[in-house]
RNA sequence: AAAUAAUAAAAGCAAAACUAGCGAAAGUUAGCGACGCAAAGCUAUAGGGCCUUCCAAUGGAUGGUAGCCAGUUGCCAUG
Numbered sequence: 001a002a003a004u005a006a007u008a009a010a011a012g013c014a015a016a017a018c019u020a021g022c023g024a025a026a027g028u029u030a031g032c033g034a035c036g037c038a039a040a041g042c043u044a045u046a047g048g049g050c051c052u053u054c055c056a057a058u059g060g061a062u063g064g065u066a067g068c069c070a071g072u073u074g075c076c077a078u079g
Stems, first nucleotide, its partner, number of pairs: 003078002012037002018031005035067001041072003047069002049065003053061003
């Protein structure tokens, strides 16, 4: 340094539902709440996928999704 099945400690994030705001929608923000997570940190563009709306529709445009894959940085322990 790569890698990592299990284990210990310290910290962290927070699904669904519900309430309120924003949005045409997908969705998002805050609160509440924990299904889970070793990257559930960050990145939505010049990668793929998925979702929304529109159009002249095997496609294109639009916005969204990082908790789908991915890219990138990185804690503890083992090594």